[in-house]
Molecule: RNase P RNA; transfer RNA
Organism: Thermotogota bacterium
RNA sequence: CGAGUGGGACGGAUGGUCGCCGGAAUUUUUCCGGAGGAAAGUCCGGACUCUCAGGGCAGGACGCCGAGUAACAAUCGGAGGGAGUGAUCCCUGGUCAGGGAUAUAGAAAAGCAAACCGCCAUUUUAUGGCAAGGAUGGAAAGGUGAGGUAAGAGCUCACCAGCAAUGGAGCAAUCCAUUGGCUUGUUAACCCCCGUCUUGAGCAAGGUCAAACAGAAAAGGCGAGCGGCCCGCUCUAUCUUUUCGGGUAGACCGCAUAGAUAAAUGACCAUCUAUUACAGAAUCCGGCUUAUAGUCCCACUCUUUAU
RNA sequence: CGGGGAGUAGCUCAGGUGGCCAGAGCGCCAGAAUCGGGAUCUGGAGGUCGCGGGUUCAAGUCCCGCCUCCCCGACCA
Numbered sequence: 001c002g003a004g005u006g007g008g009a010c011g012g013a014u015g016g017u018c019g020c021c022g023g024a025a026u027u028u029u030u031c032c033g034g035a036g037g038a039a040a041g042u043c044c045g046g047a048c049u050c051u052c053a054g055g056g057c058a059g060g061a062c063g064c065c066g067a068g069u070a071a072c073a074a075u076c077g078g079a080g081g082g083a084g085u086g087a088u089c090c091c092u093g094g095u096c097a098g099g100g101a102u103a104u105a106g107a108a109a110a111g112c113a114a115a116c117c118g119c120c121a122u123u124u125u126a127u128g129g130c131a132a133g134g135a136u137g138g139a140a141a142g143g144u145g146a147g148g149u150a151a152g153a154g155c156u157c158a159c160c161a162g163c164a165a166u167g168g169a170g171c172a173a174u175c176c177a178u179u180g181g182c183u184u185g186u187u188a189a190c191c192c193c194c195g196u197c198u199u200g201a202g203c204a205a206g207g208u209c210a211a212a213c214a215g216a217a218a219a220g221g222c223g224a225g226c227g228g229c230c231c232g233c234u235c236u237a238u239c240u241u242u243u244c245g246g247g248u249a250g251a252c253c254g255c256a257u258a259g260a261u262a263a264a265u266g267a268c269c270a271u272c273u274a275u276u277a278c279a280g281a282a283u284c285c286g287g288c289u290u291a292u293a294g295u296c297c298c299a300c301u302c303u304u305u306a307u
Numbered sequence: 308c309g310g311g312g313a314g315u316a317g318c319u320c321a322g323g324u325g326g327c328c329a330g331a332g333c334g335c336c337a338g339a340a341u342c343g344g345g346a347u348c349u350g351g352a353g354g355u356c357g358c359g360g361g362u363u364c365a366a367g368u369c370c371c372g373c374c375u376c377c378c379c380g381a382c383c384a
Base pairs, nucleotide, nucleotide: 002302003301004300005299006298007297008296009295010294012272013271014270015269016268017267018266020034021033022032023031024030025029036278040289041288043287044286045285046284047283048202049201050200054231055230056229057228059198060197061196062195063194064078065077066076067075079092080091081090082089083088093193094192098191099190100187101186102185116134117133118130119129120128121127122126142160143159144158145157146156147155161183163180164179165178166177167176168175169174206253207252208251209250215244217243218242219241220240221239223235224234225233226232246383247382248381308380309379310378311377312376313375314374317333318332319331320330326364335351336350337349338348339347357373358372359371360370361369
């Protein structure tokens, strides 16, 4: 220099003129405040409200280990597996509790089952032994090599992979060593099992006040409330559900050091290389995801050249 | 602002339990039949299953993230 990885910041500034919204005051004028890193999607978690006696079932969410938080799928550190030359990135409970699936092809797809070609033996158009090799498949029941055998086979042995037990290290996930028998695919982003959590709804929640009108309307019900079901509890005929019809379209609180009853936060000029990305609050916070012109900073990796 | 649902052929919809699966009706094209047209009969074409990732041997279907469209929700008696 080039290519890249991880993280962070800014995303117009200053002045002038004219406006918009909110508030205050000494009220026909002045002063003060006025969008974002995502205000977005509404995907998680809370705060805050109302609702919910209690229990069970169902459903839902999360899921290696430890720390951590008001809470979480955020964050930090570690473990195992995978990708990359590397910085670094991605994934994560359980498949001997049980069930299901594994199409087509293939003899056979998880059963000590099965044999198309093949190998071996014999009494050779057949019967028996075998699964090394071929063939099928994404996957063929440990792999490679040697011994062994009629031919073969963990039948035996060595190494490797995996499993179990014992010992050690670690809080743990897990790792290391030794020994043993010789070995029981894949799929849980299929059902399921295990562990933790889970009443439900959402500011159009909810509260106070005001205004107006028409319910002897229609249909249904012994049921209704526990917003999926059951038990159980509570309430109940001037009751209650739905539909139809009628009325209001207001004020304040909730509500904020921007802030609302249809919604303000802007336009122009000058200078700075500047007309400039994505985009615009509606109860408020912590995250995630997605969009984003251009500029800057920090740490690190690889390659090439030169010293 | 909040809540819910859908997206498959030109149109209206099935398929949703992963595979033998991409289908139906209408429409379109060609042929038959008719003097010609319609109706009828026969055959055919037409699809990024909204888009992009992931799980799996295999995805329209399962999981995640986006995009578009539709529906519902004020209070009083």